Record summary
This is a predicted structure of a 353-nucleotide RNA (Bacterial RNase P class A) from Candidatus Providencia siddallii. The RNAcentral record of the sequence draws on ENA. It is recorded under the gene name rnpB. Its Rfam family is "Bacterial RNase P class A". The family's RNA type in Rfam is ribozyme. Model confidence (mean pLDDT): 78 of 100.
RNA sequence: GAAGUUGGCUAGACAACCGCUGUUUUUGAUAUUUUAAAAGCAGAGGAAAGUCCGGGCUCCAUAGGGUAUAGUGCCAGAUAACUUCUGGGAGGUGUGAACCUCGACUAGUGCUACAGAAAAUAAACCGCCGAUGACUUAAAAUGAACAGGUAAGGAUGAAAAGGUAUGGUAAGAGCAUACCGCAUUAUUGGUAACAAUAAUGGCAUAGUAAACUCCACUUGGAGCAAGACCAAGUAUAGGUAUUAUAAAUGUGACCCGCAUAUACCGGGGUAGGUUGCUUGAAUUAACUUGUGAAAGUUAAUCUAGAUAAAUGGUUGUCUAUAACAGAACCCGGCUUAUAGGCCAACUUCUUUU
Numbered sequence: 001g002a003a004g005u006u007g008g009c010u011a012g013a014c015a016a017c018c019g020c021u022g023u024u025u026u027u028g029a030u031a032u033u034u035u036a037a038a039a040g041c042a043g044a045g046g047a048a049a050g051u052c053c054g055g056g057c058u059c060c061a062u063a064g065g066g067u068a069u070a071g072u073g074c075c076a077g078a079u080a081a082c083u084u085c086u087g088g089g090a091g092g093u094g095u096g097a098a099c100c101u102c103g104a105c106u107a108g109u110g111c112u113a114c115a116g117a118a119a120a121u122a123a124a125c126c127g128c129c130g131a132u133g134a135c136u137u138a139a140a141a142u143g144a145a146c147a148g149g150u151a152a153g154g155a156u157g158a159a160a161a162g163g164u165a166u167g168g169u170a171a172g173a174g175c176a177u178a179c180c181g182c183a184u185u186a187u188u189g190g191u192a193a194c195a196a197u198a199a200u201g202g203c204a205u206a207g208u209a210a211a212c213u214c215c216a217c218u219u220g221g222a223g224c225a226a227g228a229c230c231a232a233g234u235a236u237a238g239g240u241a242u243u244a245u246a247a248a249u250g251u252g253a254c255c256c257g258c259a260u261a262u263a264c265c266g267g268g269g270u271a272g273g274u275u276g277c278u279u280g281a282a283u284u285a286a287c288u289u290g291u292g293a294a295a296g297u298u299a300a301u302c303u304a305g306a307u308a309a310a311u312g313g314u315u316g317u318c319u320a321u322a323a324c325a326g327a328a329c330c331c332g333g334c335u336u337a338u339a340g341g342c343c344a345a346c347u348u349c350u351u352u353u
Stems, first nucleotide, its partner, number of pairs: 001349010012318007020043010045324001049335002052333005057223004064256004070218004074088005089102005103214002108212002110208003125154002127150003132147002135143001162180006181203001182201008227275004236266001238265004248260003282301008
């Protein structure tokens, strides 16, 4: 100097004037509900998006057990919890920094197009041999290739009865041997996933479980339009059903249990206001513990609560960031969109000293 990998910050700034929402203080009017003026303070995001996960909170509700369903899937931790995050293990990709994946196919049942002889109770298309039996030859040799043997070589395919080498054989084959691989057992290290070493055994017949399934752990539902209160208004002489040993009903299904004078259909009134509604598993900083995610202690701060839906307009200066884009109970994550600007660490290549 060039090319990369990983992590993080930012999301125009400052000033003046006018305007909007909330809240505090003061002054007035007053229907004591509310309203007007002035001043102070605060006022959309890194994703507010998606609604994909998890919870807090509220109700069913006095409320349990089982089956099924559903979710997760290497090990150990963090957390309120999670499919999130941190650290480790194994396999794979890359020169590397790094990145991706993760239960079981001998419990069972399925599926694998085309090609190929054959795709799992799986093989003989091209080949190789023809020792033994048979053919030819006067006979042996030889010849050819029948019966028979073979799966080492070749073809097809994503995948074809462990791999390499040597010996052996008629030709071959773990047929035998050596090394690797696989399986089982033991010892050592580690919390564990696993790793190393040793012994024994010729020993394994492919892929797919985001196929059904099996194994291990977990698993009520509905949701702020949840719920609570106030005001106002009205119509339930309506119909049907049954039962006290619980029929029927009771916020996913089924069964058991538990509770209960109701259950279902039709009809009528209201849908206005207040609250929930923002002080939180909160944020920031320092110290301590820990490899780390994070936890603890101390101190400081209070940062939107709208309800047909509030933060806009003008002027000036500086500089750039021209993008994606607007809260509606709250919080922790994940995913997606995004023009640019800035920072840190690490890797490789080239050149110079």